This is a predicted structure of a 1527-nucleotide RNA (small-subunit ribosomal RNA) from Flammeovirga sp. SJP92. Its Rfam family is "Bacterial small subunit ribosomal RNA". The sequence is in RNAcentral, with records from ENA and SILVA. Model confidence (mean pLDDT): 83 of 100. NCBI's taxonomy places the organism under Bacteria, Pseudomonadati, Bacteroidota, Cytophagia, Flammeovirga.

RNA sequence: ACAAUGGAGAGUUUGAUCCUGGCUCAGGAUGAACGCUAGCGGCAGGCCUAAUACAUGCAAGUCGAGGGGUAACGAGUUCUGCUUGCAGAAUGUCGACGACCGGCGCACGGGUGCGUAACGCGUAUACAACUUACCUUUAUCUGGAGGAUAGCCCGGAGAAAUUCGGAUUAAUACUCCAUAGUAUUAUAAGACAGCAUUGUUUAAUAAUUAAAGAUUUAUCGGAUAAAGAUAGGUAUGCGUCCCAUUAGCUAGUUGGUGCAGGUAACGGCUCACCAAGGCGACGAUGGGUAGGGGUUCUGAGAGGAAGGUCCCCCACACUGGCACUGAGAUACGGGCCAGACUCCUACGGGAGGCAGCAGUAGGGAAUAUUGGUCAAUGGAGGCAACUCUGAACCAGCCAUGCCGCGUGAACGAUGAAGGCCUUCGGGUUGUAAAGUUCUUUUGUAUGGGAAGAAACUCACCCCUGCGGGGGUGCUUGACGGUACCAUAAGAAUAAGCACCGGCUAACUCCGUGCCAGCAGCCGCGGUAAUACGGAGGGUGCAAGCGUUGUCCGGAAUUAUUGGGUUUAAAGGGUGCGCAGGCGGUUUUGUCAGUCAGAGGUUAAAGACCGGAGCUUAACUCCGAGUUUGCCUUUGAUACUGCAAGACUUGAAAUACAUAUGGGUAGGCGGAAUUCCUCAUGUAGCGGUGAAAUGCACAGAUAUGAGGAGGAAGACCGAAGGCGAAGGCAGCUUACUGGGUGUUAUUUGACGCUGAGGCACGAAAGCGUGGGGAGCGAACAGGAUUAGAUACCCUGGUAGUCCACGCCGUAAACGAUGAGAACUCGACCUGUGUGGUGUAACCAUGCGGGUCCAAGCGAAAGCGAGAAGUUCUCCACCUGGGGAGUACGCCGGCAACGGUGAAACUCAAAGGAAUUGACGGGGGUCCGCACAAGCGGUGGAGCAUGUGGUUUAAUUCGAUGAUACGCGAGGAACCUUACCUGGACUCGAAUUCGUUUUGACCGUUCUAGAGAUAGAACUUUCUUCGGACAGAAUGGAAGGUGCUGCAUGGCUGUCGUCAGCUCGUGCCGCGAGGUGUUGGGUUAAGUCCCGCAACGAGCGCAACCCCUACUUCUAGUUGCCAUCAGGUUAAGCUGGGGACUCUAGAGGAACUGCCUGCGCAAGCAGAGAGGAAGGCGGGGACGACGUCAAGUCAUCAUGGCCCUUACGUCCAGGGCAACACACGUGCUACAAUGGUAGGGACAACGGGCAGCAAGCUAGCGAUAGUAAGCGAAUCUCGAAAACCCUAUCCCAGUUCGGAUUGGAGUCUGCAACUCGACUCCAUGAAGUUGGAAUCGCUAGUAAUCGCGCAUCAGCUAUGGCGCGGUGAAUACGUACCCGGACCUUGUACACACCGCCCGUCAAGCCAUGGAAGUUUGGUGGGCCUGAAGAUGGUGGCCAUUUAGGAGCUAUUUAGGGCAAAACAGAUAACUGGGGCUAAGUCGUAACAAGGUAGCCGUACCGGAAGGUGCGGCUGGAACACCUCCUUU
Repeated sequence: ACAAUGGAGAGUUUGAUCCUGGCUCAGGAUGAACGCUAGCGGCAGGCCUAAUACAUGCAAGUCGAGGGGUAACGAGUUCUGCUUGCAGAAUGUCGACGACCGGCGCACGGGUGCGUAACGCGUAUACAACUUACCUUUAUCUGGAGGAUAGCCCGGAGAAAUUCGGAUUAAUACUCCAUAGUAUUAUAAGACAGCAUUGUUUAAUAAUUAAAGAUUUAUCGGAUAAAGAUAGGUAUGCGUCCCAUUAGCUAGUUGGUGCAGGUAACGGCUCACCAAGGCGACGAUGGGUAGGGGUUCUGAGAGGAAGGUCCCCCACACUGGCACUGAGAUACGGGCCAGACUCCUACGGGAGGCAGCAGUAGGGAAUAUUGGUCAAUGGAGGCAACUCUGAACCAGCCAUGCCGCGUGAACGAUGAAGGCCUUCGGGUUGUAAAGUUCUUUUGUAUGGGAAGAAACUCACCCCUGCGGGGGUGCUUGACGGUACCAUAAGAAUAAGCACCGGCUAACUCCGUGCCAGCAGCCGCGGUAAUACGGAGGGUGCAAGCGUUGUCCGGAAUUAUUGGGUUUAAAGGGUGCGCAGGCGGUUUUGUCAGUCAGAGGUUAAAGACCGGAGCUUAACUCCGAGUUUGCCUUUGAUACUGCAAGACUUGAAAUACAUAUGGGUAGGCGGAAUUCCUCAUGUAGCGGUGAAAUGCACAGAUAUGAGGAGGAAGACCGAAGGCGAAGGCAGCUUACUGGGUGUUAUUUGACGCUGAGGCACGAAAGCGUGGGGAGCGAACAGGAUUAGAUACCCUGGUAGUCCACGCCGUAAACGAUGAGAACUCGACCUGUGUGGUGUAACCAUGCGGGUCCAAGCGAAAGCGAGAAGUUCUCCACCUGGGGAGUACGCCGGCAACGGUGAAACUCAAAGGAAUUGACGGGGGUCCGCACAAGCGGUGGAGCAUGUGGUUUAAUUCGAUGAUACGCGAGGAACCUUACCUGGACUCGAAUUCGUUUUGACCGUUCUAGAGAUAGAACUUUCUUCGGACAGAAUGGAAGGUGCUGCAUGGCUGUCGUCAGCUCGUGCCGCGAGGUGUUGGGUUAAGUCCCGCAACGAGCGCAACCCCUACUUCUAGUUGCCAUCAGGUUAAGCUGGGGACUCUAGAGGAACUGCCUGCGCAAGCAGAGAGGAAGGCGGGGACGACGUCAAGUCAUCAUGGCCCUUACGUCCAGGGCAACACACGUGCUACAAUGGUAGGGACAACGGGCAGCAAGCUAGCGAUAGUAAGCGAAUCUCGAAAACCCUAUCCCAGUUCGGAUUGGAGUCUGCAACUCGACUCCAUGAAGUUGGAAUCGCUAGUAAUCGCGCAUCAGCUAUGGCGCGGUGAAUACGUACCCGGACCUUGUACACACCGCCCGUCAAGCCAUGGAAGUUUGGUGGGCCUGAAGAUGGUGGCCAUUUAGGAGCUAUUUAGGGCAAAACAGAUAACUGGGGCUAAGUCGUAACAAGGUAGCCGUACCGGAAGGUGCGGCUGGAACACCUCCUUU
């Protein structure tokens, strides 16, 4: 510079991710309808349904300048009557004019969309096959004659519509004669031209055909011919919906001949004859639906959808048929006939057609006035005036749409009141209102007031080619007193609708409580709902706003632009091959496709751009450009096509070589199983997880020999070979197919693909005939099991085998169509050729495989054998289910196969990968997990807790592990929350304000069960402010009421398990991964090594406490070796610090040393040393998280609930009940013991409302008295098992102690319900505990006693601590349980207590079949057959002719008959299907889903399903083999 103005997404499958894929939304539009609402104007639009039926009015007439005339009206003339200006009569005389003859128009304008899938429409051509009234132009002519007829008059028929007969009459009505050529027909010559038949033109000859007048004399008409214009007719190319579950259709059908008939004209348009053609997969025929176009809506476009208003074309006019007239019709407001319907009727017969404008009924969700005017525009007739015009122009109704305007503007904070919310501080509604000032669009009132009108005609003037033209003047407005303008007063007259969870702009409160309801999709609602309903607030649009319906878009979700097919839906099972599509190198020609220029057309309106007019806009007008198409023409020739020729590289052929389970037919051989015979031989065999059925003394199994028969082919053998696929394996013969290689020769594009078609096609199955050893559906029996129509076992029929014929399907798979070309590498392997004599090796073909680069892919993966980059052709897909089903058709003997829907229903279904969880998957490891041991529980009695039951109440909570001697570390009252009864209401307790009193408290008495009530007595301090207490009043109360699923805090459990994460980097589209995996090691994610990771955090360990050894310091209340004193005895005393001990500070242990192994970390050793050795023992300490785990009754707390009670006080009762079941314990069953006597040794702790020595009393529990001690001082306090001695002698006992009776003690206001203890008496069960189950690995288990908390006392056998005595066993990790890591599968993610399949039962819905019933349209056949047309005849009529009536033949609408096909509706009964929180039976699938699953087929079974045969991996695990990668 040129060109272009144009393209957005979101929600929803999952725990999360990527992809595929559907559903849904946001936009625009509408002849719309509905809901709520409504001030005005302009411009548009307005029966989409019943082409249903129509009352009433109007929508086509006009011409007297064609005619005879005169019914009505007016005028004139004449006559009569007389009231002298009225009445009557006559008269076509004039203006005019009903009816009639005649001319033109009525074929336009207006309506509708039934039919029509067609030359109907659109577009482009053609007519050398045509017509055209009125209009224009040119030329010529307009002479003569005749007979009728309507009307009028007379008469007749009829209810009417109407009609018949007679007489008479006119014309621009009708007929005849003349004249005529550039007319028509026939003959035929020349010239020119073209497009095949032919056309044009110029002559010639013969025959035939015309006319109309009116008149005001201006003109208007009439006839012929030619031309123009206009309007039509016909033909052709191309375009023009759906169904193939419509595949064959057609007899005037296709063509020809006939100077045939017919037409304006070509033509089977019609007829006679002849021939047998014509159309169709490039979709005929049939069925369904539909007027077509300009255009409209949408869309970036390409497209998709629509065809209302306006314009063009077509078709139709109650339904069907038919012609007449005419220039034109097969005629919307003409005719004839038939039919249906409606109306009139005197019953004989007639009339009608709103899909014209209004209007009515009906239908419907739904669509207007029975208006005005011819003023304008246009039309018909007329010389004209004019008449007619529901065309048209206007008005009325409707927010139906588009456009415009308004409902006020400025100022106005103490941010009023009210509403709403609130953390109570405030916030918001909100400058909003009020108030002040201002404006007046709209509306109201008054006044003025248009444009749209140009004319025609008439009058006058001018020009003229005499046809006409120009000028001036007069006249004409439905809309309408409308638009518009001016003035006046006054904010005055005017805002709603939808929405506010996300998508999607806009949030709070209350009510409700899976109810009521919402919802376009996802989804909200089960007591804290931004999702329901209301309110406040907000958002969006606005005289409208929403909803519903429909169309396009988004949707690249039918993909030409612009998609796919390994696993998501989708490659045909495989090949051959007709049509079709596509096609190697090169030359020449042509120019069909293609490209470029020019011309024609592409109506107007619309749309785009620029202007203009209504105040603006919508709207209208003008201009410009566009109209992508079709046709014609001129050129270009690269490519494609076509024609002709050449070539060799594609393809093919021949010769030679070579590998091979390729195919068909025949022959032969060995091993094994079974059977038969014989022999040896004796009691079992067989089979299984274990068994049984079965076989066997009538001799099995086993062994040997011989024989029969059928089927299959070990080793070789392999990821290997061959074949199109299915598939093919002993050896051998014959025939035969295909492949590959090297060299040479030949043909010369002969090629590729391939819809239909044809052929082949595992297994199962079917038919006929054989064969039958083994195996083996069905079946039978035995097991297993809850059942077992299965898995396992014993048998066993079809079948498996052969021949012939069917079937035609498989996970027929590489889930990957065929062909061609190109594209980094590595290795293995089969078979050729070459380099070599061989081998190795290398090169080059054709095959079979593995790994990888780039690239591709959603990823997994593919990767020269592509799923990479391209080309050609075919096949297939378009959400899941219904369903590969139904119906129809084709094939099959059948089984079935092929083709192949819909209603209905869901918002998903699905692919790949990720993190978890899980597995009757795998690997590694740990734990009192098992095992090895010791002791228990489960049996008894009792204690205690729980369940259940009971009760007025038996308060509440805890409920697998992780509730159950738990909350409770102490229920007689209290506690206490429960029940019964009695009371209180600012309240039992706490706090604040105000007022008031001066006491309150306490003591005694009365009533009462008590709370409480009453009475009496007694009675302050003060700095004068008050303190304290009571009373009254007001505000806060109080609640062990609910929600632990609203919460905090605390706690249990996995688990003291070793895990859980982060930053940065890297990998992956992403979820995520890596780190944290791997090799070792550890108690440990402990440490080491390696590594795309490097670091870090919370956990582990350590740091803290106790304990084991020791040093130092210190030495009372502790200790006592030495010295001294002293006692019946005693650290009792002086004294001492040595020892023990006490309690402070230190040390000590680290695989530090040695040996071995190991790279290291580390491990091992009866190692050394050491008090202690490999974490020395024990405790505290509990990661990220899980269980909506537990607790609203410890406490705290949101919300809800109660308020003379769900609060508070009191008495009594209950928490303690008792057929029973469970948990945790105690005591036992005895001799390793009991009893009696004697004797020895602890530690931790407690103590003043206390521990209590000692003494006294009691058999004793205890009582009395009383020293000491707030405690290393005094005390509880006796330790017990143990040791010694004695006795018991295996018993329900000298075991055991329950239970019961009696008598007591202590605590306490009080021991009845309901305490503990003592003494005497009583003396139950129980003789070691079924299935099952628990704890414990060393100072542990077991066993023995002691202390403490709570507490008046006690239910303690519980809990928490302390010390004494003091074991056994661990081979080991297969198994049970729990856990950790890695890996694998998954249809699970509420996570296996998961998911999920089918029958049956119930409800609802749509649908298939079906005896039958019924409806509709269509085709053919037969009979009948109106009007009309054509032909024939025509004795009657007649103008004697071009005749007519009549009769008749053909055709035909309609009607009837019979059979059949098609399409629906309905239906007893019947089949499956879908859907529906909690129905029944099982458990098929997902993990190796507990028998791996699935595909095809066959049989069987309540059901999922099972089994047989063949196939697949879309199967896990293990073992072996092979290969690859790395070192």